Molecule: FMN riboswitch aptamer (RFN element)
RNA sequence: AUUCGAAUCCAAGGCGGGGCGUAAUUCCCCGACCGGCGGUGUUCUCUGUCUGAUAGGACAGGGUAAGCCCGCAACUCCCGUCAAAUCUUUAAGGCGGGACUGACACGGUAAGAUCCCGUGGCCGACGGUACAGUCCGGAUGGAAGGAGUCGAUU
Numbered sequence: 001a002u003u004c005g006a007a008u009c010c011a012a013g014g015c016g017g018g019g020c021g022u023a024a025u026u027c028c029c030c031g032a033c034c035g036g037c038g039g040u041g042u043u044c045u046c047u048g049u050c051u052g053a054u055a056g057g058a059c060a061g062g063g064u065a066a067g068c069c070c071g072c073a074a075c076u077c078c079c080g081u082c083a084a085a086u087c088u089u090u091a092a093g094g095c096g097g098g099a100c101u102g103a104c105a106c107g108g109u110a111a112g113a114u115c116c117c118g119u120g121g122c123c124g125a126c127g128g129u130a131c132a133g134u135c136c137g138g139a140u141g142g143a144a145g146g147a148g149u150c151g152a153u154u
Stems, first nucleotide, its partner, number of pairs: 001154001003152004008147003015031005032134002034124002036072004044063008067122002076099007104120005126137003
C1' cells in the first nucleotide's frame, strides 16, 4: 500500500429598508444574502523525471474549485415487517422495500470548459404563522460521506 472487520469522532449557510394592515424577516415595492456529500477536471498547487543558457516546456504522480453536468443524502409520502415491560389494541419507534426529489444560458480563452474568466438569468422539502430558500419547529435527530485509530489479510 490492498481488501475485510470493529468501535470512535466530525458532518449546513443566509435579510435589511419602505408600503398596506390588528398582525407580514411570509404579501407588495426597492436593494441584499446563502449553497450538504461524492465524482468529473482546460483552475491553482506540490513532488519526481526528462529537456532547456534562463524564462519555460514535456511526461508521471499527489492534493485541490460546479447550488443549476452526473450520482447520492436529507425532507415528504406509501407498503411490509419487528417487539419489551401482566394481557390486548393503537400510536410513536426500529428494520427492510418503493415512490417523489429544484434550477443555465450567452460571450471569451483553449486542442478540449454548462466546472475557468465576463455578463445576464434561474432554483430551493415538510409542519407552524398573514402566503417563508433566509424566522420558529421536528432536529441535543438522522444521513450521503469524511477523518484518524485498532484488529485481521495479501